Overview
Predicted 3D model of an 84-nucleotide RNA (transfer RNA) from a Fidelibacterota bacterium. Its mean pLDDT, the model's own confidence on a scale to 100, is 80. The sequence is in RNAcentral, with records from ENA. Rfam family: tRNA.
[in-house]
RNA sequence: GCCGAGAUGAUGAAAUUGGUAGACGUGCCGGAUUCAAAAUCCGGUGUCCCUCGGGACGUGUGGGUUCGAGUCCCACUCUCGGCA
Numbered sequence: 001g002c003c004g005a006g007a008u009g010a011u012g013a014a015a016u017u018g019g020u021a022g023a024c025g026u027g028c029c030g031g032a033u034u035c036a037a038a039a040u041c042c043g044g045u046g047u048c049c050c051u052c053g054g055g056a057c058g059u060g061u062g063g064g065u066u067c068g069a070g071u072c073c074c075a076c077u078c079u080c081g082g083c084a
Stems, first nucleotide, its partner, number of pairs: 001083007010026003019067001027045006046057004060076005
C1' cells in the first nucleotide's frame, strides 16, 4: 500500500427485512431475607435541561439517502486478521 471483519450504557452482548436503542447477563445503588454475612429474591441504574408533567440529545467521528438509519451510501479515526 491492498483486501476483509469490527466499534452500541460502567462491562459482556442483543436489536427480526430500515419502524419505541440498549432486551438478557455481570457490576453498582436501595430494599427483603439473616444474629451478621454469603447465596437467593424484588426495585433502580446513559447525558443535559426542566415549570418535575415532561423536553432535547445519544450506537467511533463527520456528512448523505429516507417520512424514518445501530442497520443503506461516502470520507475519516481506531482495533483485529490476511496479502504484498